This is a predicted structure of a 692-nucleotide part of an RNA (large-subunit ribosomal RNA, domain II) from Olea europaea var. sylvestris. Taxonomically the source falls in Olea europaea subsp. europaea (Eukaryota, Spermatophyta, lamiids, Lamiales). It matches the Rfam family "Bacterial large subunit ribosomal RNA".
[in-house]
Context: one part of a larger RNA
RNA sequence: GCCGGCAUCUCAUAGGCAGUGGCUUAGUUAAGGGAACCCAUCGGAGCCGUAACGAAAGUGAGUCUUUAUAGGACAAUUGUCACUGCUUAUGGACCUAAAGCUGGGUGAUCUAUCUAUGACCAGGAUAAAGGUUGGGUGAAACUAAGUGGAGGUUCGAACUGACUGAUGUUAAAGAAUUAGUGGAUGAGUUGUUGUUAGGGGUGAAAUGCCACUCGAACCCAGAGCCAGCUGGUUCUCCCCGAGAUGCAUUGAGGCGUAGCAGUUGAUUGAACAUCUAGGGGUAAAGCACUAUUUUGGUGUGGGCUGUGAGAGCGGUACCAAAUUGAGGCAAACUUUGAAUACUAGAUAUGCCUCAAAAUAACAGGGGUCAAGGUCGGCCAGUAAGAUAAUGGGGGUAAGCUUCAUCAUUGAGAGGGAAACAGCCCAGAUCACCAACUAAGGCCCCUAAAUGAUAGCUCAGUGAUAAAGGAGGUAGGGAUGCAGAGACAGCUAGGAGGUUUUCCUAGAAGCAACCACCCUUGAAAGAGUACAUAAUAGCUCACUUAUCGAGUGCUCUUGCACCAAAGAUGAAUGGGGCUAAGCGAACUACUGAAGUUGUGGGAUGUAAAAAUACAUCAAUAAAGGAGCGUUCUAACUUAGAAGGAAGCCACCGUACGAGCAGUGGUGGACGAAGCGAAAGCGAGAAUGUUGGC
Numbered sequence: 001g002c003c004g005g006c007a008u009c010u011c012a013u014a015g016g017c018a019g020u021g022g023c024u025u026a027g028u029u030a031a032g033g034g035a036a037c038c039c040a041u042c043g044g045a046g047c048c049g050u051a052a053c054g055a056a057a058g059u060g061a062g063u064c065u066u067u068a069u070a071g072g073a074c075a076a077u078u079g080u081c082a083c084u085g086c087u088u089a090u091g092g093a094c095c096u097a098a099a100g101c102u103g104g105g106u107g108a109u110c111u112a113u114c115u116a117u118g119a120c121c122a123g124g125a126u127a128a129a130g131g132u133u134g135g136g137u138g139a140a141a142c143u144a145a146g147u148g149g150a151g152g153u154u155c156g157a158a159c160u161g162a163c164u165g166a167u168g169u170u171a172a173a174g175a176a177u178u179a180g181u182g183g184a185u186g187a188g189u190u191g192u193u194g195u196u197a198g199g200g201g202u203g204a205a206a207u208g209c210c211a212c213u214c215g216a217a218c219c220c221a222g223a224g225c226c227a228g229c230u231g232g233u234u235c236u237c238c239c240c241g242a243g244a245u246g247c248a249u250u251g252a253g254g255c256g257u258a259g260c261a262g263u264u265g266a267u268u269g270a271a272c273a274u275c276u277a278g279g280g281g282u283a284a285a286g287c288a289c290u291a292u293u294u295u296g297g298u299g300u301g302g303g304c305u306g307u308g309a310g311a312g313c314g315g316u317a318c319c320a321a322a323u324u325g326a327g328g329c330a331a332a333c334u335u336u337g338a339a340u341a342c343u344a345g346a347u348a349u350g351c352c353u354c355a356a357a358a359u360a361a362c363a364g365g366g367g368u369c370a371a372g373g374u375c376g377g378c379c380a381g382u383a384a385g386a387u388a389a390u391g392g393g394g395g396u397a398a399g400c401u402u403c404a405u406c407a408u409u410g411a412g413a414g415g416g417a418a419a420c421a422g423c424c425c426a427g428a429u430c431a432c433c434a435a436c437u438a439a440g441g442c443c444c445c446u447a448a449a450u451g452a453u454a455g456c457u458c459a460g461u462g463a464u465a466a467a468g469g470a471g472g473u474a475g476g477g478a479u480g481c482a483g484a485g486a487c488a489g490c491u492a493g494g495a496g497g498u499u500u501u502c503c504u505a506g507a508a509g510c511a512a513c514c515a516c517c518c519u520u521g522a523a524a525g526a527g528u529a530c531a532u533a534a535u536a537g538c539u540c541a542c543u544u545a546u547c548g549a550g551u552g553c554u555c556u557u558g559c560a561c562c563a564a565a566g567a568u569g570a571a572u573g574g575g576g577c578u579a580a581g582c583g584a585a586c587u588a589c590u591g592a593a594g595u596u597g598u599g600g601g602a603u604g605u606a607a608a609a610a611u612a613c614a615u616c617a618a619u620a621a622a623g624g625a626g627c628g629u630u631c632u633a634a635c636u637u638a639g640a641a642g643g644a645a646g647c648c649a650c651c652g653u654a655c656g657a658g659c660a661g662u663g664g665u666g667g668a669c670g671a672a673g674c675g676a677a678a679g680c681g682a683g684a685a686u687g688u689u690g691g692c
Base pairs, nucleotide, nucleotide: 001692002691003690004689005688006687011091012090013089014088015087016086017085018084019083020082021081022080023079027047028046032042033041052059053058062074063073064072065071094232095231101222102221103220104219105218106217112196114194116192117191118190119189120188121186123155124154125153126151130147132145133144134143135142159183160182161181163180164179165178166177167176198214200210201209202208207216235626236625237624238623245258246257247256249254259382260381262378263377264376265375266374267373268372273347274346275345276344277343278342284336285334286333290330292328293327294326295325296324297323298322301319302318303316304315305314306313307312350368351367352366353365354364385409386408387407389405390404391403392402393401394400414425415424416423429600430599431598432597434596435595436594440590441589443575444574445573449587451586453584455582456581462577468562469561472559473558474557475556476555477554479552480551481550489546492543493542495519496518497517525540530537601616602615603614604613605612627681629678630677632675635673636672637671639669646665647664648663649662650661652659653658
């Protein structure tokens, strides 16, 4: 891991409610007696009911409150005993599972310290004290040689330890092997025996060790400890169907209560829609108030400054009140002010029937279905939600956080969005090789238009982004010039007084300053730019000729362009596309479990049938109807060696749990109906047990 077996809402007592039954001359017994047991029977103590209200005295169909019968609260009534079901309480209380706590015991054959008594440590090295001899001395000290053999000394086996690497890691081994390595006469190692015991011992101290167990050993018991925590909870079909919110909580992943579900009653006729009538101070808007704010005018006051002996009189490109023109801004501003929402009222639906010889219309009475509300009884789950849109608070922001409204998901399948809980369309009773549509699509992948109309785009924009930039391109508006010839190009002129005056070394249109005239002319500045030391030169303004119809400036709209950088190669879904892109408008078609068609089933109204209408997605949860297993009282009926149960195969049937039939195997029991009772259904619990 697989297969088989086993494995979880039980039982007792008591309360509440529902259903069924008995009695209602109200109901009923308990302990106990009786009896072989059960039953029958006796037992009326007691319980409930027959009157309530008040804290009570008390009063009484009323009572209490109160000055008050002003008002209000409760009452003005109806059972009881069993059985079954649901639920609650108390018990192990649906099952499994701790870590721990307490009590009584067992352990020092492992290991820690200690006690008693034994054992062991190859061989080298070093050479302390002491002593001997010689030298030395008055004697010493001292000195030399050899002797000697001290030491938690040294090198190194046994022995003992365990610092490093490798191997091993389902090992040869629940700690080893191998190569190195520390100590090795000492606080050494070791044999045997004994001591200390768990709220304890021992510890050269690591919370170490105390029998592979140690921040408190092990065994048994309390004990089925407790667990607001995790996991698990076994057959079928049908109907309905939530919540993730408020309040409270030593409360926040738990409970209580309200809200929302189911079921069972009572009651109402509503809900949606339309219309009418309301109050408001939000969005917007506005600046009359409050607060804030830009700028212009006037300028009371102040600053600075002139003058004056001072009083004062002046100046001011400074600040600024007030006032005024123009223009902004506000959740805690409002002279204004919606849509929604909210409140109240009115109107108002389908079907059937009364209902006629037929048809049609209107009005009325009655009934009924769908859907809603209110008030009860019983009894659940939920109280971690998520996302989109809209309106807010917080935050730079977030698939962020926190509110409100609504939707979807949660608990919702189907079609679309390439894929994609929360987006768009749409709510799946079943069958069909039928039809119509929604969103979305219609060149190919890929069902359906290489559809029609008039435009835009050239960027593969489409198929990601801003400030900013730009003779991109297509439109719209305003305006200047223009057949008395514009714009652009080309031809020619662009002169004279004059080198104006001043200044200067020079200044001649062109360093600087002042002035900026006159003449000739079609036109020409006392000169636009370059240039020279200064001239010269070149050029412009301006004018002519040529040419022949538009041209310059500005505002604005659509679509494009640049701005535009990321890590393996790369994503309009891909191919590919100049439309198969974009905006406008049109007609077909396609497209879902939507709608329709045909047929079947179930549920409700609903009660027998027929029939009509409506309904039949679903998690937690509630309700209803059934299937099967084991045992069994009595009754009614079977079957079986002419082959029971069980097992295997095939086949039929039921919406399903399942139930029949046939054949084989098997070799002795065992089925159906109506009941009764449960050790009553397994795929999950790191379940348990057996086999493989």